c-di-GMP-I riboswitch aptamer from a Bacillota bacterium, 81 nucleotides, folded computationally.
Model confidence (mean pLDDT): 84 of 100.
It was read from a public genome assembly, where an Rfam model found it.
The organism belongs to Bacillota, within Bacteria.
């Protein structure tokens, strides 16, 4: 230095929900709130998938949009075994 797995430390992030806002929606964003997470940091222009919307079509294709807490790519703190 790399990879896996367990035990620490000092921390971190925050799901349902509520509330105020934007959006046709899917969703975001703020506070609150903790279910849970060792990458729940980041990426929708690496790539797969879901969800909205809008045309068409006749049961399927085409646009926009959206979600990484779905798989996924990438970067990473901490002592020890």
């Nucleotide at each position: 230095g790399g990879u896996c797995u367990c035990c620490a430390u000092g921390g971190g992030c925050a799901a349902a929900c509520u509330u105020a806002g934007a959006g046709u929606a899917a969703u975001c964003u703020a506070a609150g709130g903790a279910c849970g997470c060792a990458a729940a940091g980041c990426u929708a222009u690496a790539g797969g998938g879901g969800c909205c919307a809008u045309c068409u079509a006749u049961u399927u294709g085409a646009u926009g949009g959206u979600c990484a807490g779905c798989c996924a790519g990438u970067u990473g703190c901490c002592g020890g075994a």